The RNA shown here (small-subunit ribosomal RNA) has 1444 nucleotides and comes from an uncultured Bacteroidota bacterium. Model confidence (mean pLDDT): 83 of 100. Rfam family: Bacterial small subunit ribosomal RNA. RNAcentral holds the sequence, with entries from ENA and SILVA.
[in-house]
RNA sequence: GAUGAACGCUAGCGACAGGCCUAACACAUGCAAGUCGAGGGGCAGCACAAGGAGCAAUCCAAGGUGGCGACCGGCGCACGGGUGAGUAACACGUAUGCAACCUGGCCGUAAUCGGGGGAUAGCCUCCUGAAAGGGAGAUUAACACCCCAUGAGACCGCCGUAUCGCAUGAUAUGGAGGUUAAAUGCGAAGAUAACGGAUGGGCAUGCGCAUGAUUAGUUAGUUGGCGGGGUAAAGGCCCACCAAGGCGACGAUCAUUAGGGGUUCUGAGAGGGAGGUCCCCCACACUGGUACUGAGACACGGACCAGACUCCUACGGGAGGCAGCAGUGAGGAAUAUUGGUCAAUGGUCGAGAGACUGAACCAGCCAUGUCGCGUGCAGGAAUACGGCCCUAUGGGUUUUAAACUGCUUUUAUACGAGGGUAAAAUGCACCACGUGUGGUGUAUUGCAAGUAUCGUAAGAAAAAGGAUCGGCUAACUCCGUGCCAGCAGCCGCGGUAAUACGGAGGAUCCGAGCGUUAUCCGGAUUUAUUGGGUUUAAAGGGUGCGUAGGCGGACUUUUAAGUCAGCGGUGAAAGUUAUCAGCUUAACUGAUGAAAUGCCGUUGAAACUGAGAGACUAGAGUGUAGUGGAAGUAUGCGGAAUGUGUAGUGUAGCGGUGAAAUGCAUAGAUAUUACACAGAACCCCGAUUGCGAAGGCAGCAUACUAUAGUACGACUGACGCUGAGGCACGAGAGCGUGGGGAUCAAACAGGAUUAGAUACCCUGGUAGUCCACGCCGUAAACGAUGAUAACUAGCUGUUUGCGAUAUACAGUAAGUGGCAGAGCGAAAGCGUUAAGUUAUCCACCUGGGGAGUACGCCGGCAACGGUGAAACUCAAAGGAAUUGACGGGGGCCCGCACAAGCGGAGGAACAUGUGGUUUAAUUCGAUGAUACGCGAGGAACCUUACCCGGGCUUGAAAUGUACUCGAAUGAUGUUGAAAGAUGUCAGCCAGCAAUGGCGAGUAUGUAGGUGCUGCAUGGUUGUCGUCAGCUCGUGCCGUGAGGUGUCGGCUUAAGUGCCAUAACGAGCGCAACCCUUAUCGAUAGUUACUAACAGGUAAGGCUGAGGACUCUAUCGAGACUGCCACCGUAAGGUGCGAGGAAGGUGGGGAUGACGUCAAAUCAGCACGGCCCUUACGUCCGGGGCGACACACGUGUUACAAUGGGGGGUACAGAGGGCAGCUACCACGCGAGUGGAUGCGAAUCUUAAAAAACCUCUCACAGUUCGGAUCGGAGUCUGCAACUCGACUCCGUGAAGCUGGAUUCGCUAGUAAUCGCGCAUCAGCCAUGGCGCGGUGAAUACGUUCCCGGGCCUUGUACACACCGCCCGUCAAGCCAUGGGAGCCGGGGGUACCUAAAGUACGUAACCGCAAGGAGCGUCCUAGGGUAAAACUGGUAACUGGGGC
Repeated sequence: GAUGAACGCUAGCGACAGGCCUAACACAUGCAAGUCGAGGGGCAGCACAAGGAGCAAUCCAAGGUGGCGACCGGCGCACGGGUGAGUAACACGUAUGCAACCUGGCCGUAAUCGGGGGAUAGCCUCCUGAAAGGGAGAUUAACACCCCAUGAGACCGCCGUAUCGCAUGAUAUGGAGGUUAAAUGCGAAGAUAACGGAUGGGCAUGCGCAUGAUUAGUUAGUUGGCGGGGUAAAGGCCCACCAAGGCGACGAUCAUUAGGGGUUCUGAGAGGGAGGUCCCCCACACUGGUACUGAGACACGGACCAGACUCCUACGGGAGGCAGCAGUGAGGAAUAUUGGUCAAUGGUCGAGAGACUGAACCAGCCAUGUCGCGUGCAGGAAUACGGCCCUAUGGGUUUUAAACUGCUUUUAUACGAGGGUAAAAUGCACCACGUGUGGUGUAUUGCAAGUAUCGUAAGAAAAAGGAUCGGCUAACUCCGUGCCAGCAGCCGCGGUAAUACGGAGGAUCCGAGCGUUAUCCGGAUUUAUUGGGUUUAAAGGGUGCGUAGGCGGACUUUUAAGUCAGCGGUGAAAGUUAUCAGCUUAACUGAUGAAAUGCCGUUGAAACUGAGAGACUAGAGUGUAGUGGAAGUAUGCGGAAUGUGUAGUGUAGCGGUGAAAUGCAUAGAUAUUACACAGAACCCCGAUUGCGAAGGCAGCAUACUAUAGUACGACUGACGCUGAGGCACGAGAGCGUGGGGAUCAAACAGGAUUAGAUACCCUGGUAGUCCACGCCGUAAACGAUGAUAACUAGCUGUUUGCGAUAUACAGUAAGUGGCAGAGCGAAAGCGUUAAGUUAUCCACCUGGGGAGUACGCCGGCAACGGUGAAACUCAAAGGAAUUGACGGGGGCCCGCACAAGCGGAGGAACAUGUGGUUUAAUUCGAUGAUACGCGAGGAACCUUACCCGGGCUUGAAAUGUACUCGAAUGAUGUUGAAAGAUGUCAGCCAGCAAUGGCGAGUAUGUAGGUGCUGCAUGGUUGUCGUCAGCUCGUGCCGUGAGGUGUCGGCUUAAGUGCCAUAACGAGCGCAACCCUUAUCGAUAGUUACUAACAGGUAAGGCUGAGGACUCUAUCGAGACUGCCACCGUAAGGUGCGAGGAAGGUGGGGAUGACGUCAAAUCAGCACGGCCCUUACGUCCGGGGCGACACACGUGUUACAAUGGGGGGUACAGAGGGCAGCUACCACGCGAGUGGAUGCGAAUCUUAAAAAACCUCUCACAGUUCGGAUCGGAGUCUGCAACUCGACUCCGUGAAGCUGGAUUCGCUAGUAAUCGCGCAUCAGCCAUGGCGCGGUGAAUACGUUCCCGGGCCUUGUACACACCGCCCGUCAAGCCAUGGGAGCCGGGGGUACCUAAAGUACGUAACCGCAAGGAGCGUCCUAGGGUAAAACUGGUAACUGGGGC
């Protein structure tokens, strides 16, 4: 885009079309084919009616008249109408032919129509039957039937002549013979025979016209002939005889499907799909068969028979055929009225009037389609209310939309008018010509329908919906929902902020329709003729030979099949298309042209192809010469190795592995020597070497066979290329028979390994491996690349030839490799050995899986091979390349990563955190590394978020507005656990006032929430990682993703530099700049310092003083591989270098790139959304966060003598201090207490530093170690130490004797060890955290390994990225399918039996004067039956695999 459509929602009108696609299923009822009295006998019914009867009404009444049922006869019924079952066919289409034919009615030509006869329907009388119907007798007519005559240019055979053709032959003509006709009637009409025309048919032929080869052979009247029969006519159409043919790979036969065409839909076309309506042809008429009549039928509304079904029945018998028009049932998603009329068009009959006509014309139903029209138009802004949305004092949108004002009135409604379809036909009358035509006049004829159309009237009046809005695809927001409900054509949406679900608002697209479904074409170059491919995506046959076929070198000539051109015929109409015309327009219709690409005929052309003839040598082949090779087959020979046997030497192991064991061996192995035997394979040479068609081929020699290239150019003369089927060859494994059997070695056995190990490893070992003969016929049979021929830059190896003296160089030919240009290719890559450019032929492909499976067939001894589907299922499967990530891949490098060391953890007790458990609550968060002495740098109350209980509700706190009251505040009762509730007393300021300030209350807008979501967020933080990386601009490369830069070499702690370089530069990181520490200098000296001078003390910078030193705190200096030596191109490296306080980043800190982990945090804070509002808010008392079988992390103290205890004596740094630190004095064993003074601090104080050192003691023990736990007594803080504080003293004195697997930290002022300070804080559960100094080591060979990381490279089926992906069984469910004992069908064929109707044939008895008939018989057949097979479906216990 389209449709004979259907379904959903909706619906105003008209015109024109269309309307059972399914059950060729069954049908009630009505109608659809009759007509003619001018063929006939007649006369039932209807009408008229002379006449008769009767007073009359009325009755009877001559087929007498109009006419006419039934009957005889003529014509029609073979047309028109329906349907598409069958049919793969001369059925259809197209073009021819009939010298092989027929044709009623119609037209033309030229003839004839004489005489006779006997019947039979009807009517009448009977018989029979339920009916349908049947029978008998009597009588009768015809344009019914029969006989005779006449008889031709008819027919039949015979004898001739002429001309012609297309094979049989045709035409014309002559002669004799034989046969056959009629209907009347004044005429017209009609009849008979004949010839011709027209029309309609019949037959034959070429070409065209569906699928399947998993249908390959088929055929017996079959194919042909001679002769007959039959027909309108040719013909095996039928028959007798004879022959053995006919068809078929150019697809016979069989199976399945199907009416064919004009046309129609789509498409640029070529094609692909369809065959409804209309037209042509065919076939059919309940199913099957058969003939009759007839011009025509084997007959839709005729006959006979058989069958199935339905109906009637008195059970004896009968009737029927809607695939005609309506209509009914059924089926189905689905398809209309039991309408009107013969007015027109057409048909039949008739002289005609006319009759009949479900053909036809009309109307009805249906949005089924196409076309047209309408549902109003213009103005109208406070851009209203309402709705919806937002960044919400406001704006946007619905929206000029509405209201309102003006205008119009198509259509619908009402009333009225109203043509044309009838220019036609027929009758009658007249006229003209002259015997049926024309004209004039007149009369009659309209279903549709009072319709189309026109006019008038009133009034915006009566008339809009459907689908969609994530992308494709035009159109976006809010709410609800929360992987639910749902959507979905594909991709895909939905798990709490859904433009995708549902609703709403808005928008978009169409519009009396809009969507959905189904089907077809297109897009799809996705079956490729136009117009595709096959190295790796699907796809080259394993290889050759070769049949058919296809294609084929150069020249001359003939022909004209192909080809091309002109002309002729045909290609129906409708349709299509162009123009014009008619309905108001359009759809629709008409006219004229075009087109109809086709077929046939004819005339010509001769380039090309073909065909015939001749001639050529460039293709191909032959020949001669020498050459090459692991080419093949057969035979013979050889040595090494291996194994075995015999003999010797010899002794304890051998063998094997990662390590072992099984195994062999004292009965003597392994090893070694000699001899012998056996079988198999051929070291070196040996090579991207050579040969072969491929498979493949390797010791040497001989014989036979094949082959290639080179040179020569003698011979043939296109002999060629390819190659469906076919034939042959064809690794390994396997199979058969017979040999052989050394090695190796499936199966098998044992030993190991392992969680297991039906494996990898080891020891054995049988088929096999080898030979001969025969099968098999497959491989990643690969260059994953078919064969042949030609053309198209090169460079560089190598093999074998050639010419030349030549092993140099070059050249040339044929092979065989590498690199590369153009070109090609999706890219990788290919690139004269093409995957380039062309030509020819063959093979093969068409999404993945199912499946190279099933079934069938063919082959095979088998194994199995060849050929080769479908159902079902998925939305991918796949190729090449890119970036990452990963690897029990590779290379380089780094890190307390390992190693080397030191000290710990893991065992004990306790502290602390976590899990778990418990609980009213044990609040919450953090959970591998990167949670667990973490948030918390201080949980007895408070904190506090949790639990129980008691209260409050504008609230504990903040704030706007309004109103009321009162100062605020202080003092003091009652009650209560407290909060609170409830009282009493005292008590204002400014201003003249209004009022304001302050407080309380009420109302209201607000509040409040440690409630949820860290996966909505900001901010902050952890980690990789202080790892060296992460990017950009421009350029260049690539179709692109992307690459390059950033790679390579060297170097560095470093993407730090240097060199190189299609890259050149730049940014964030690194480094440096900052702080601190180590040295020096300058400046400045108080509270710090004290060398010199002076004073003074028991002592002391205590004092004067000083500015030197230390120190304090500000500014500078200094270090840069700068210098030297060596190495290096350089960067840089090395050195017990120099110098220097410090040396190669001097030490430490701060500083954390792009990013990763949806990492952590809504409970620090902020914040979107959601939730609570007399509670999830808030106040108070008490409890809990401190529980305790247990498990883990982090620590402290220990286990002791490098130690514990007692005594004595030294030396720090950095901090803190007024609700504070406190000297000093007194008291207490002590924690402390009571006094007291200094200091807001370089001044006073905390403050004792400890380890260390000296000395005494303890002697290896659960101790003079260790200090848990418990008892008692106290101190301090605090409202309060019960749950639940710290400290002191006395007593008690647990575990623990150095810690399994495993694991942590640390490379120098570091580890280890020792003490000191601070924050938080009333106090403190601090052994924690953050700082400070004292003492002060050991070790690093090195980078194989473990962990983590960086760079380069490689593989990848991973990309949530190896914690990835993914295979198979098993278990459960569902689905389709193969096999299957069988069972049930279907169509077709064969054989036999039987056989209706009927044609033909035969025929003595019966009928008839006869012609003839009846009856009987024969042949054939539909149907029925029987039998055995084949084919094809359905179903099935069980079973096989497959898919999800």